[in-house]
This is a predicted complex of two RNAs, RNase P RNA and transfer RNA, with 475 nucleotides together.
Rfam match: Bacterial RNase P class A. It is annotated as a ribozyme. Rfam links the family to the GO terms ribonuclease P activity, dimeric ribonuclease P complex and tRNA processing.
Model confidence (mean pLDDT): 78 of 100.

RNA sequence: GGCUGGCCGGGCGACCGCGUCGUUCCCCGCAAGGGGUACGCCGAGGAAGGUCCGGGCUCCACAGGGCAAGGUGGUGGGUAACACCCACCCGGGGUGACCCGCGGGACAGUGCCACAGAGAACAGACCGCCUCCCGACUCCGGUCGGGCGGCAAGGGUGAAACGGUGGUGCAAGAGACCACCAGCGACCCGGGCGACCGGGUCGGCUCGGUAAACCCCACCUGGAGCAAGAUCAAGAAGCCGCGGGUCCGCCCGCGGUGCGUGCGUGUUCGAGGGCGGCCCGCCCGAGUGCACGGGUAGAUCGCUGGAGGCUGUCGGCAACGGCAGUCGUAGAUGGAUGGUCGCCACCCGGCGCCCCGCGAGGGGCCCGGGCACAGAACCCGGCCUACAGGCCAGCCCGU
RNA sequence: GCCCCGGUAUCCCAACGGCAGAGGAAGCGGUCUCAAACACCGUCCAGUGUGGGUUCGAGUCCCACCCGGGGCACCA
Numbered sequence: 001g002g003c004u005g006g007c008c009g010g011g012c013g014a015c016c017g018c019g020u021c022g023u024u025c026c027c028c029g030c031a032a033g034g035g036g037u038a039c040g041c042c043g044a045g046g047a048a049g050g051u052c053c054g055g056g057c058u059c060c061a062c063a064g065g066g067c068a069a070g071g072u073g074g075u076g077g078g079u080a081a082c083a084c085c086c087a088c089c090c091g092g093g094g095u096g097a098c099c100c101g102c103g104g105g106a107c108a109g110u111g112c113c114a115c116a117g118a119g120a121a122c123a124g125a126c127c128g129c130c131u132c133c134c135g136a137c138u139c140c141g142g143u144c145g146g147g148c149g150g151c152a153a154g155g156g157u158g159a160a161a162c163g164g165u166g167g168u169g170c171a172a173g174a175g176a177c178c179a180c181c182a183g184c185g186a187c188c189c190g191g192g193c194g195a196c197c198g199g200g201u202c203g204g205c206u207c208g209g210u211a212a213a214c215c216c217c218a219c220c221u222g223g224a225g226c227a228a229g230a231u232c233a234a235g236a237a238g239c240c241g242c243g244g245g246u247c248c249g250c251c252c253g254c255g256g257u258g259c260g261u262g263c264g265u266g267u268u269c270g271a272g273g274g275c276g277g278c279c280c281g282c283c284c285g286a287g288u289g290c291a292c293g294g295g296u297a298g299a300u301c302g303c304u305g306g307a308g309g310c311u312g313u314c315g316g317c318a319a320c321g322g323c324a325g326u327c328g329u330a331g332a333u334g335g336a337u338g339g340u341c342g343c344c345a346c347c348c349g350g351c352g353c354c355c356c357g358c359g360a361g362g363g364g365c366c367c368g369g370g371c372a373c374a375g376a377a378c379c380c381g382g383c384c385u386a387c388a389g390g391c392c393a394g395c396c397c398g399u
Numbered sequence: 400g401c402c403c404c405g406g407u408a409u410c411c412c413a414a415c416g417g418c419a420g421a422g423g424a425a426g427c428g429g430u431c432u433c434a435a436a437c438a439c440c441g442u443c444c445a446g447u448g449u450g451g452g453u454u455c456g457a458g459u460c461c462c463a464c465c466c467g468g469g470g471c472a473c474c475a
Base pairs, nucleotide, nucleotide: 001396002395003394004393005392006391007390008389010344011343012342013341014340015339016338018043019042021040022039023038025036026035027034028033045373049384050383052382053381054380055379056378057225058224059223060222064280065279066278067277069221070220071219072218073217074088075087076086077085078084089103090101091100092099093098104216105215109214110213111210112209113208126155127154128151129150130149132147133146134145135144136143137142163181164180165179166178167177168176182206183205184203185202186201187200188199189198190197191196229301230300231299232298238257239256240255241254242253243252244251245250259293260292261291262290263289264288265287272284273283274282294474295473296472308327309326310325311324312323313322314321315320346370347369348368349367350366352365353364354363355362356361400471401470402469403468404467405466406465409424410423411422417455426442427441428440429439430438448464449463450462451461452460
C1' cells in the first nucleotide's frame, strides 16, 4: 500500500413522558366488564427497509390426467425450501492475497443481422492480380483501352468478410497439397462420484453471431394471502308478530328476523362453482353474474417458544448436521419504545496555550461543533439496497 | 400491512430491437386586421426517471434503485 472474513454501531446517572403485562387501591355498573392512581418487570434492527425469492401457518368441500403458463440453468453437496450458502470445475481479470461470471443447447428447426459495403451466411469480383483475343501507341522492354474467362493472396467497407505462419505449386492464385500451431468432430487409454482434466490415433472437417428472439432439453411450481381465517357484538331498507292511533292514504311504539334495489341468466335437457388459463374427467349444486345504493367500521382469538440463540464436544475441507448443557420477558391497532440536562468515550475544526523532537511530526489542555442509516406489525431462512464512525483476526505485495 | 399499475418535450400522447425519436395542444416569430380573435405559414422544445448488463445496436429485452398512482375489511 492492498485483499478477505468476522464483530460493534455509544456507556452511566438524574428528571419528565409513552406501551404491554402483573400487583395494590379507588370510581362506574345488577353482572359481564370498563376507567383511573401508585409501584414493579420488560420494551426495535443489522438492516426492523425494498417486498425481490423461498418456506411455515390459514382458507379455498385437499380425486386425477393432458395441454398451456411461469420459474430455475456448470458439477457435487447443505437445507424445511430457495433464484440462498459451501466446495470444486470452466472462462476472464490481477505481480499477488484474491475477485468477477443470468455459466445448458446455435451441426432439432425458425427468425433477425440496420447503415456502410461488390458481397452478410452453402457469400462475394468494387479496386486489384493473371492467361488469351482485338485495337491504338512505341524508345521494341512494354504502355493504354475494350472483350471471353480464371483468381478470395492484397486493398477498401463493416460489430462481424468463411482458420494462422512458412513452404510446394501455379499464368496468377487458393487446404489445391505439405509441415507446425489453433479449433471442431469421431474413437481409444488413464484419473475423478461428477462438471471436467491429461494423453494418443484418425478425419482438411475449418463449421459466423444472437436463445436477457421464438424455441429445444432437464428439473421445479395449485391459488390467494393474518385486511388469511375463526368466534361474538352492533346496525340500516325491507319483512313478520303484538299493542295503540287514524282524516282509512297510513302513522307511532315494542319484539323478532336480518342488507336492499335494478338488469341478465338458471333449477335435472341444469346456470354457476371446486378449477388459477383451457380441455377431458370427477364432485357439489339452486341459485348466480354485473351495476347502483345502504349500514357497521367494534371486541376476542390467530399473536408469538421457534427449521430459536449461546457454550462445549463429535462428524465434515466447508456450508451444515448429531449429542449434551444452558438462556428465555416487544406484541401496538391512528399504531408505545421518546425528550431535556450532566459526565465519559469517539470524530472534526481552531495564525488558542503547554510539553517532547534537529526535523517530518507526536502528546496533553481549552473552546466550538458533530455522533449515521433508519424504526417491529403473523413468524422464519435468504438476497438486494442505505449506513457517521470504530474494533479484531488471517493473508498478499514493496522496502 | 398486503397486492397491482405507470414514468418519453411545459401538458396530452405515439414509436416491430435498426437513420438517436411521430403527432396534437401550449409557447415564439410572421401573414391577415385599425387592434385582437379565428385561420394559414414557419420555428423552438426530449436523448425516453436513475445506474448497470445482454446485443454490432436498447425508449423497447434483463437486473437493481428512485418517484408517482390505484385497490383491499365486515353485513358476503